[in-house]
Context: one part of a larger RNA
RNA sequence: AGCACAUGGUGGAUGCCUUGGCAUCAAGAGCCGAUGAAGGACGUGGCAUGAUUGCGAUAAGCUUCGGUUAGCUAUCUAGCGAGCUUAGCCGGAGAUCUCCGAAUGGGGCAACCCAGCAGAGUAAACCUCUGUUAUCGCCAACCGAACACAUAGGUUGGAUGAAGGUAAGUGGGUGAAGUGAAACAUCUCAGUAACCCGAGGAAAAGACAUUAUUCCCCUAGUAGUGGCGAACGAACGGGGAUGUAGCCCAAACCAGCGGCUUGCCGCUGGGGUUGUAGGGCGGACGAUAGUGAAGUUACAAACCAAACCAUAGUAGAACGUUCUGGAAAGGACGGCCACAGAGGGUGAUAGCCCCGUAUACGAAAUGGUAAGGCUUCCGUUCCGAUCCCUGAGUACCACGGAACACGUGAAAUUCUGUGGGAAUCUGCCCGGACCACCGGGUAAGGCUAAAUACUCUUGAUGACCGAUAGCGAACUAGUACCGUGAGGGAAAGGUGAAAAGCACCCCGAUGAGGGGAGUGAAAUAGAUCUGAAACCGUGUGUUU
Numbered sequence: 001a002g003c004a005c006a007u008g009g010u011g012g013a014u015g016c017c018u019u020g021g022c023a024u025c026a027a028g029a030g031c032c033g034a035u036g037a038a039g040g041a042c043g044u045g046g047c048a049u050g051a052u053u054g055c056g057a058u059a060a061g062c063u064u065c066g067g068u069u070a071g072c073u074a075u076c077u078a079g080c081g082a083g084c085u086u087a088g089c090c091g092g093a094g095a096u097c098u099c100c101g102a103a104u105g106g107g108g109c110a111a112c113c114c115a116g117c118a119g120a121g122u123a124a125a126c127c128u129c130u131g132u133u134a135u136c137g138c139c140a141a142c143c144g145a146a147c148a149c150a151u152a153g154g155u156u157g158g159a160u161g162a163a164g165g166u167a168a169g170u171g172g173g174u175g176a177a178g179u180g181a182a183a184c185a186u187c188u189c190a191g192u193a194a195c196c197c198g199a200g201g202a203a204a205a206g207a208c209a210u211u212a213u214u215c216c217c218c219u220a221g222u223a224g225u226g227g228c229g230a231a232c233g234a235a236c237g238g239g240g241a242u243g244u245a246g247c248c249c250a251a252a253c254c255a256g257c258g259g260c261u262u263g264c265c266g267c268u269g270g271g272g273u274u275g276u277a278g279g280g281c282g283g284a285c286g287a288u289a290g291u292g293a294a295g296u297u298a299c300a301a302a303c304c305a306a307a308c309c310a311u312a313g314u315a316g317a318a319c320g321u322u323c324u325g326g327a328a329a330g331g332a333c334g335g336c337c338a339c340a341g342a343g344g345g346u347g348a349u350a351g352c353c354c355c356g357u358a359u360a361c362g363a364a365a366u367g368g369u370a371a372g373g374c375u376u377c378c379g380u381u382c383c384g385a386u387c388c389c390u391g392a393g394u395a396c397c398a399c400g401g402a403a404c405a406c407g408u409g410a411a412a413u414u415c416u417g418u419g420g421g422a423a424u425c426u427g428c429c430c431g432g433a434c435c436a437c438c439g440g441g442u443a444a445g446g447c448u449a450a451a452u453a454c455u456c457u458u459g460a461u462g463a464c465c466g467a468u469a470g471c472g473a474a475c476u477a478g479u480a481c482c483g484u485g486a487g488g489g490a491a492a493g494g495u496g497a498a499a500a501g502c503a504c505c506c507c508g509a510u511g512a513g514g515g516g517a518g519u520g521a522a523a524u525a526g527a528u529c530u531g532a533a534a535c536c537g538u539g540u541g542u543u544u
Base pairs, nucleotide, nucleotide: 001543002542003541004540005539006538007537008536009535015529016494017493020465021464022462023461024460025459026458027457028456029455030454031165032164039100040099041098042056043055044054046080047079050076051075052074062094063093064092065091066090067089068088071084072083073082105114106113107112115133116132117131118130119129120128121127135162136161137160138158139157140156141155142154143153170198171197172196173195174194180187184227214241215240216239217238218237224232225231246447247446248445249391253270254269255268256267257266258265259264260263275425277390278389279388281384282383283382284381285379290378292377293376294375295374303373304372308368309367310366311365313361314360315359319334320333321332322331323330335352336351337341343355344354345353396420397419398418399417400416401415402414403413406432427442428441429440430439431438481488482487501528504516505515506514507513
C1' cells in the first nucleotide's frame, strides 16, 4: 500500500411526518377616497432592547348592546412583580384616531419647517391650544373695464362635485420584436406584450335598414383564406344557460310663454315611436271601471316592512375488565349507541375518553333579500280623406386604408381620411360582384336586468405536492442580501409521550469537549427522528 471483516467520523440521501401551498366545486360578497383613502413614518407594554400582531397621546386599548365563560394580563419568550375577575374572549354599533401621503394655509430633501384669521387660556404681552385658510368645475349674491347698456374680469358664500388608489377581469386609443416560415421580404408571432385613457362590481353588447344581445357544447379543424408555404380558420344549422324584457326620444300636429329681423326661432306641456307600415289630421263609437295591469334594474317615483339570510353561538347518544407494553386506542372476554361508523386529537390502531359529526335550535344591533303595504297607468277600436311627419353633408360612389376566418380577390357586409353627393313610403336598404324577378327589413338618436369574466370570504373535495416538491415565501419572506436606480431576490422544517433539557462528582483554562451519576422505553433520542453514498480513520486477518 492492496483486499476482507468489524467499528467510528464526516455528510444529509432515503423513509415517515406536516403547521404551508396548489387546483376544482358550491354559496355569499365586491369598489375605497376631502367625514382625508391605499400605503407608510413615529409612537404605544410594570420589568419591553429587537421582530410579529394589535392599537393611536383615550395608544396590545375606551363606551355600549348581544353571545360565551372560569379564568385573564397576544406571540417569538421563560421568569418576576402588580393586579383584574357581571374579568377575559367572540360578534354588532359607536368614540378616540399623532405625522406623512391626492395632501389641500405657504414651503419642503415624505413623515419636517414657517404662517394669516377667529376664539380660548393671561391683568396684558410673549407663548400655547382649538377651529379655519389649496386649485378647478358648478350654483348664488355682490362689485365691475376698454365702451353708454353690456361683456370680460374680480370678491365672497355653498359638506354641490372633481382630484388619488385599485390584484385580476373589462371597453377604448397607441402598438412592437425575439419567434415560425427550417434563410427571408407578403405572411406569422399578434392587434399579443408594453404604454395611455375610462368605467364598474362586473364591463361590453343589445331590441335588427340581421326574427334581440351575451355565454357554453356541437357543427369543425369542416367550408374557406393562404409566397394555396408556414399558418389562419368561420358561418348556416342543432342542443343547452338566462329570460312570462323590452322600452324612451326627434319629427308632424295642438296649447301656453318668450324673443325679435312680423314670419320665423326658442322654451315648457300635450301628442307620438312603426313595416300586415305607423303616426299626425277629419269623423264615428266607447269610457272613469275592474277579483284589471305594471312597478323601484331600462320603461315615473318615494317610503315602511312581516318572514328569511349573513355577521357571535347552543344542545348533542353510547364501555368496562383483563393480557402484553414505557404508555392501550392493540389482543382476549363481555356490553352499548347509531338520523351520529365524516374527520381530528389523546403516551401504538378509539363509533361509545376529548373536540366534533347526524339532527334540532339561536340575534339586542347592523347589513342583505323580500311577501305585502304603497305608487302609477288604463282608446293595441272602426271608417275616411290627404300626402303633413318618420333621424343629411347622412346613405351611396371614387381614391387611400382598416375590420370582417376572407392577404383586393368575382369581394358583398362594417368602419373611415380626402373629394363628390341622393331619395323621402309610388321612398329606401339587404339576401357575398352586378342585373331582373322573388323574398326579408325600415339606417343615419338614446336606455336596458339575467345567463358571462375575475378576485376575496366561508364551506367542501382531490388517482394534487410533501421541504431541491408545493406559492418566491411551511421558519424574522418579498425578509436577509445585491443594485445609484428601475429592479433582482435566497437559504433555512422534525429531541421526546412529557423537558422529565443531564442535580452532584471528576479531567480540563472558573473553556470547548469528555468520563461517571441521574432522567427516560430508548441518550449511538443530549440539541437531537431515520441517518444511504462519496470522502477520512481505527482494530483484526491476509498478500506483496
Large-subunit ribosomal RNA, domain I from a Chloroflexota bacterium, 544 nucleotides, folded computationally. It was read from a public genome assembly. Its mean pLDDT, the model's own confidence on a scale to 100, is 80. NCBI's taxonomy places the organism under Bacteria, Bacillati, Chloroflexota.